c-di-GMP-I riboswitch aptamer, 86 nucleotides, folded computationally.
Rfam family: c-di-GMP-I riboswitch aptamer. Its family is annotated with cyclic-di-GMP binding in the Gene Ontology.
[in-house]
RNA sequence: ACCUGAAAAGGGCAAACCGUCCGAAAGGGCGGGACGCAAAGCUAUGGGGCCUACCGCAGCAAUGCAACGGCAGCCCGGCUGCCAGU
Numbered sequence: 001a002c003c004u005g006a007a008a009a010g011g012g013c014a015a016a017c018c019g020u021c022c023g024a025a026a027g028g029g030c031g032g033g034a035c036g037c038a039a040a041g042c043u044a045u046g047g048g049g050c051c052u053a054c055c056g057c058a059g060c061a062a063u064g065c066a067a068c069g070g071c072a073g074c075c076c077g078g079c080u081g082c083c084a085g086u
Stems, first nucleotide, its partner, number of pairs: 003085003012037002017032006035073001041079003046076003049071003056065003
């Protein structure tokens, strides 16, 4: 280095929910809060999957279709990294 995460130390992140702001929505930022996480760090211009549908298309309408919008805490992959064990 690779592999592994039982114990230890110092720590880290933060689901639901609440407040507020942004957004058409999905969702996101910040603050509170902890369900969990050894990559719950980065990557959506690597692949799959899922969510949403402003604009657009179809439709008399209801509604349907459809990312150029999202999710990395859905999975695989890629990049980077702390401590310890071997």